Description
The RNA shown here (SAM riboswitch aptamer (S box leader)) has 110 nucleotides and comes from Anaerobacillus alkalilacustris.
RNA sequence: UUCUUAUCGAGAGAGAUGGAGGGAAGUGGCCCUGUGAUAUCUCAGCAACCAGCCGGACUCCGGUCAGGUGCUAAAUCCACCAAGUGAUCAAAUUACUUGGAAGAUGAGAA
Repeated sequence: UUCUUAUCGAGAGAGAUGGAGGGAAGUGGCCCUGUGAUAUCUCAGCAACCAGCCGGACUCCGGUCAGGUGCUAAAUCCACCAAGUGAUCAAAUUACUUGGAAGAUGAGAA
C1' cells in the first nucleotide's frame, strides 16, 4: 500500500514548543483559531478492538484487566450517491428513514 472483516450519536485536557491557518480530499454549509488554533513533545485521562485472567457450557456471551494499538471540540461536525416516507395542488425546497460511497480505528491476510 491492497484485500477481508467489526465498529463509528457514549467517553476522556493540562503544560511546553511554535506562529497561521485549521476541522482527511473536492464543493457547499457550519464551526475552531493571535484570549495562539492545526501540529509536535511531556504529563494526565478515556475505553474493552487485540492479548492476558475468571466464569457461563464455549463458532458465542458475560465479567475483569491499561500489556499492544487507539482516542481525548462539535454525530466520521453536517450534506453529497440511490431508494422510500411526510409537509406542498404540483414543482422547487425541506424534515426524516434505509442502503451505498468515501474516511477513521482495531483484528487478520497478501
Taxonomically the source falls in Anaerobacillus (Bacteria, Bacillati, Bacilli, Caryophanales). Its Rfam family is "SAM riboswitch aptamer (S box leader)". About the family: The SAM riboswitch is found upstream of a number of genes which code for proteins involved in methionine or cysteine biosynthesis in Gram-positive bacteria.